Notes
Predicted 3D model of RNase P RNA and transfer RNA as a complex of 398 nucleotides.

RNA sequence: AUGCCAGACGGUCGCAGGCAGCUUGCUGCUUGAGGAAAGUCCGAGCACCGCAGGGCAGGGUGCCGGUGAAAUGCCGGCGGAGGCGACUUCAGGGAAAGUGCAACAGAAAUAGACCGCAGUAUUUUAUACUGUAAGGGUGGAAAGGCGAGGUAAGAGCUCACCAGCGGCCUGGCGACUCGUCCGCUCUGUAAACCCCACCUGGUGCAAGAUUGAUAUGGGAGCAUAUGUGGCGGCCCGUCACGCUCCCCGUAAUCGCUCGAGCCUGCUGGCAACCGCAGGCCAAGAUAGAUGGCCAUCCAAUACAGAACCCGGCUUACAGACAU
RNA sequence: GCCCUUGUAGCAUAAAGGUAAGUGCAGCCGGCUCAUAACCGGUGGAUCAAGGUUCGAGUCCUUGCUGGGGCACCA
Numbered sequence: 001a002u003g004c005c006a007g008a009c010g011g012u013c014g015c016a017g018g019c020a021g022c023u024u025g026c027u028g029c030u031u032g033a034g035g036a037a038a039g040u041c042c043g044a045g046c047a048c049c050g051c052a053g054g055g056c057a058g059g060g061u062g063c064c065g066g067u068g069a070a071a072u073g074c075c076g077g078c079g080g081a082g083g084c085g086a087c088u089u090c091a092g093g094g095a096a097a098g099u100g101c102a103a104c105a106g107a108a109a110u111a112g113a114c115c116g117c118a119g120u121a122u123u124u125u126a127u128a129c130u131g132u133a134a135g136g137g138u139g140g141a142a143a144g145g146c147g148a149g150g151u152a153a154g155a156g157c158u159c160a161c162c163a164g165c166g167g168c169c170u171g172g173c174g175a176c177u178c179g180u181c182c183g184c185u186c187u188g189u190a191a192a193c194c195c196c197a198c199c200u201g202g203u204g205c206a207a208g209a210u211u212g213a214u215a216u217g218g219g220a221g222c223a224u225a226u227g228u229g230g231c232g233g234c235c236c237g238u239c240a241c242g243c244u245c246c247c248c249g250u251a252a253u254c255g256c257u258c259g260a261g262c263c264u265g266c267u268g269g270c271a272a273c274c275g276c277a278g279g280c281c282a283a284g285a286u287a288g289a290u291g292g293c294c295a296u297c298c299a300a301u302a303c304a305g306a307a308c309c310c311g312g313c314u315u316a317c318a319g320a321c322a323u
Numbered sequence: 324g325c326c327c328u329u330g331u332a333g334c335a336u337a338a339a340g341g342u343a344a345g346u347g348c349a350g351c352c353g354g355c356u357c358a359u360a361a362c363c364g365g366u367g368g369a370u371c372a373a374g375g376u377u378c379g380a381g382u383c384c385u386u387g388c389u390g391g392g393g394c395a396c397c398a
Stems, first nucleotide, its partner, number of pairs: 001323003005319001007297002010294004015032008034303001038314002041312003045308001046204004053236004058200005063077005078092001079090004093195002098193002100189003114136002116132007144162002147159003163185005169179001171176001208254004217247006227241005249396002261280006268273001324394005330388001333348004341378001350366005371387005
């Protein structure tokens, strides 16, 4: 660093769901939290909004291949960064379409003459003008590096080598990469605007459905269609027609747990995962159950507890074991 | 259970990514006063936490923590 387990067996007293029995509120049998049930950060199922139409705006994702219902998921690879190494890590498209920003320092921050070097002029230990990016100094970043030629002094100005970028060809499904050749020497930043490609309706089980009870209530405000409300924002389109707030009132049943389900074995695959066979049913409450005590195992202690369900991610975690 | 949102000294607030995070009240020290208040001068103290992007983060991004608010049914 990763994986895995998350006390075991027995007794006894309780709590909740289901089934059965009868004496109808008791008895018996059976079942009863997690690896994160958590955060609600992603994605689904499901339900409703009139099946959600057009445009703009907004939001999300971003190397390649695979996997998966999908995902900001997972697996394998490529490239960058870190490490002596095993290995770890990355929001990893575009800066050669455009715009913005780069404080301070420094002469100059995307362009440049402060010192220096050289030439010319003059009033010649100096000043002015011109040329120059080799050298100095500042900075996170200073105009590819180095050597030779060249020059008044210099400079990719020219050449050899090296580095980087782009193009053609080779290998690979691909990201990408080896090498030859040709061209070029171009600051950084897109978790700044933006461009490109792809995706994107909203609200959440307090969604919603059914059956009842009470009242067919009281008060205030806006409006009478250029209005209000529904289709997240705006415009169009479309549908309905009163709407909003306060007070008073409030139950039951369904949704609710058999599901992209779990376990074991085999097959394919580096793996994620897929396929086949066999077996299993494992909480479902609505003030909310899952707990206490005793005994043994050195000790029984961590983080923490379902509330529509599922797949991930993230965070918390005593102790034991494995690599 | 679900959804939205906040976080800067003790309190209230400011800061288009750029100095050493500014201001008022409060606190502390000194002065003035017989003493206290007022007043004058000085001074300490903060970006919720961790990680990332960037030369540079209170600000941008991710994760966590904390505070606050809202949501059901019947006309």

Model confidence (mean pLDDT): 76 of 100.